[in-house]
Context: one part of a larger RNA
RNA sequence: CGUAGCAACUUUGCGAGGAUUCUUCCCUAGUACGAGAGGAUUAGGAAGGACGGACCCCUGGUGCGCCAGUUGGACCGCUAGGUCCACAGCUGGGUAGCUAAGUCCGGCAGGGAUAACCGCUGAAAGCAUCUAAGCGGGAAGCCUCCCUCAAGAUAAGAGUUGCAUGCGAGCUUGCUCGCGAGAGACCCCCGGAAGACUACCGGGUUGAUAGGCCGCGGCUGUAAGGGUUGAAAAACCCUCAGGUGAGCGGUACUAACGGUCGAUUGCUUGAUCGUACCGACCAUCGG
Numbered sequence: 001c002g003u004a005g006c007a008a009c010u011u012u013g014c015g016a017g018g019a020u021u022c023u024u025c026c027c028u029a030g031u032a033c034g035a036g037a038g039g040a041u042u043a044g045g046a047a048g049g050a051c052g053g054a055c056c057c058c059u060g061g062u063g064c065g066c067c068a069g070u071u072g073g074a075c076c077g078c079u080a081g082g083u084c085c086a087c088a089g090c091u092g093g094g095u096a097g098c099u100a101a102g103u104c105c106g107g108c109a110g111g112g113a114u115a116a117c118c119g120c121u122g123a124a125a126g127c128a129u130c131u132a133a134g135c136g137g138g139a140a141g142c143c144u145c146c147c148u149c150a151a152g153a154u155a156a157g158a159g160u161u162g163c164a165u166g167c168g169a170g171c172u173u174g175c176u177c178g179c180g181a182g183a184g185a186c187c188c189c190c191g192g193a194a195g196a197c198u199a200c201c202g203g204g205u206u207g208a209u210a211g212g213c214c215g216c217g218g219c220u221g222u223a224a225g226g227g228u229u230g231a232a233a234a235a236c237c238c239u240c241a242g243g244u245g246a247g248c249g250g251u252a253c254u255a256a257c258g259g260u261c262g263a264u265u266g267c268u269u270g271a272u273c274g275u276a277c278c279g280a281c282c283a284u285c286g287g
Base pairs, nucleotide, nucleotide: 001152005163006162007161008160009159010158011157015149016148017147018146021049022048023047024046025045026044033038051106052105053104054103055102059100060099061098062097066093067092068091069090070089071086072085073084074083075082076081110144111143112142117137118136119135120134166179167178168177169176170175171174184261185260186259187258188204189203190202191201192200209255210254211253212251213250214249215248216247218244219243220242225238226237227236228235229234281287282286
C1' cells in the first nucleotide's frame, strides 16, 4: 500500500515444513518344519539405543555487582576494623537465570487408493483362464490421521463485538472551510521469563510497570563491639548471628512526563417495478 467504511479479537485452511526410526528380551514354543543339527511365520507383552521437543522439581555444571576463609603489598596516622592491587590474587560454597550428564514426553492406532503379488466371478476360445466387462485382498512406500507455520491464498476467505455526526460560515443546494466529538492505534515513557536491531508482551496515576523501602525465601555460616577463660594462639556467651544480585509478596517514597493520528455515501454488477423506444420470436384483439 492492497484486501472498497474504520478498528479490536477469534478463526477456516489453499499450501508449506517436521515427524513417521532401530534393536534386544519374555511368551506363543523348543511348537510348526526337520533324520538330526537346528529352528520359525504369527499374535501378545516388556526394556533399551539413537533422534526430536519441552522443562529446571531432583542430580550436577556455570553463576566476574552474593557470603566466608586466607597470602604478599599499598593506603585509611597507629591498634582494632576496613578499602584497593596481585589471573576474579588464591581457596571453600552458592540464589535467580542459562544449561546436560538431569527430568518428562514423542514417533501408537486408524481410514482411503495402490505396487509386486494372491484371489472371486467370467467370456473372447461350449474347455481353461485374476481380465477383456465387473468385484475383492495387499507394503516402513502414496493421500490422510499427529505437530508447527499459514488469507499478499491479489481467488486477499469467515465470525463476534465496538465505533461511524453535531455546530457555525461561505455560497454554485451539494460542495468547501473552521470548531467539536470519536472506537481504536501510534510516537513517547516505565519495564519484561521478548529480543542483534526491529518485532512481541505488560504497564503508564482510575497505576504495583521498574527502582527504593519493608516482610519472607534462598545462600553464606555465628558479623562488629563487649564480656568470660587462657601466658598466648584461640575458645565460649550475647549470636542459627551479621551480610546478601537477579526469587516470592506488600507498600505510591522515586520514575511512567508530554504529544499525534484516526473511519464511504463513491463506483460497479445483479434482481424487481414503472415508462418510452428499438430489435427478435410466437401469434395476428395480444403475449
Predicted 3D model of a 287-nucleotide part of an RNA (large-subunit ribosomal RNA, domain VI) from a Phycisphaeraceae bacterium.